[in-house]
C1' cells in the first nucleotide's frame, strides 16, 4: 500500500431497521453495635467523526480516525 476484525455508560460487553439495555462500579437509603455482605431506589449515553439510504438508522451503505489482526 492491501484484505479482516473492532469502536455503545466510568469497565466488561448485549442490542443486526421501528422508545438505547445488563453486569460490576457510583449515589441515596434500610438492614446492622461498626464495616462487609444482602435488599430497595436512582443518576450516568451527541451509540468514533462526517455524510448517503429510508417514514424511521447503535443497527444498512460510502469516506475518514483510533485499535487489533493478517498479506506484501
Nucleotide at each position: 500500500u492491501c484484505c479482516c476484525g473492532u469502536g455503545u455508560a466510568g469497565c466488561u460487553c448485549a442490542g443486526u431497521g421501528g422508545u438505547a439495555g445488563a453486569g460490576c462500579g457510583g449515589a441515596u437509603g434500610g438492614c446492622u453495635g461498626u464495616u462487609a455482605a444482602c435488599c430497595a431506589u436512582u443518576a450516568g449515553g451527541u451509540c468514533g467523526c462526517u455524510g448517503g439510504u429510508u417514514c424511521g438508522a447503535a443497527u444498512c451503505c460510502a469516506g475518514c480516525c483510533g485499535c487489533g489482526g493478517g498479506a506484501g
Predicted 3D model of a 72-nucleotide RNA (transfer RNA) from a Candidatus Saccharimonadia bacterium. Lineage of the source: Bacteria > Bacteria candidate phyla > Candidatus Saccharimonadota > Candidatus Saccharimonadia. It was read from a public genome assembly. Rfam family: tRNA. Rfam describes the family as follows. Transfer RNA (tRNA) molecules are approximately 80 nucleotides in length.